Predicted 3D model of a 159-nucleotide RNA (FMN riboswitch aptamer (RFN element)) from a Micrococcales bacterium. The organism belongs to Micrococcales, within Bacteria.
RNA sequence: GAAGUUCUUCGGGGUCAGUGUAAAUCUGAACCGGCGGUGAAAGUCCGCGACCCGACAAGCUGCCUGCGAGGGCAACAAACACUUAGGUGUUUGGGUUUGGCGGUUGAUCUGGUGUAAUUCCAGAACCGACGGUUAAAGUCCGGAUGGUAGAAGAACAGA
Numbered sequence: 001g002a003a004g005u006u007c008u009u010c011g012g013g014g015u016c017a018g019u020g021u022a023a024a025u026c027u028g029a030a031c032c033g034g035c036g037g038u039g040a041a042a043g044u045c046c047g048c049g050a051c052c053c054g055a056c057a058a059g060c061u062g063c064c065u066g067c068g069a070g071g072g073c074a075a076c077a078a079a080c081a082c083u084u085a086g087g088u089g090u091u092u093g094g095g096u097u098u099g100g101c102g103g104u105u106g107a108u109c110u111g112g113u114g115u116a117a118u119u120c121c122a123g124a125a126c127c128g129a130c131g132g133u134u135a136a137a138g139u140c141c142g143g144a145u146g147g148u149a150g151a152a153g154a155a156c157a158g159a
Stems, first nucleotide, its partner, number of pairs: 004156007015029004030139002032128002034048004043126002052103003056099006062073004076093007108124005130142003
């Protein structure tokens, strides 16, 4: 003392008031900012992650039937129709888990300092997945005591 392997731990913040039958969702005012990179520190630059979608691969998958290929039913999902409601019907698609891949996925300018900053300082702006809700959500509830970008450490290893 490099790569690599295994393991452990960590790994997202934030609200009040007013109106109203009803809003932490509207209005007003306030508040918040994951990870890596970047000549110097970033919600807005470059890229990654979470949510969602797609095809693919692998695994798993109830009952009946068929020698088999396969077929039917159930369950599940979506759309539509009906129902006071619970729910029912029709059509289409097998369903589900995991994996990598692809797609989708918001927003910044001006001035100053400086060798260097859309990152610092000053000023003025802007943005924020999906489902839920007696009324529309970055801040409430939920999937999530989850997952993940990654960070730190330990052991092995010994370029």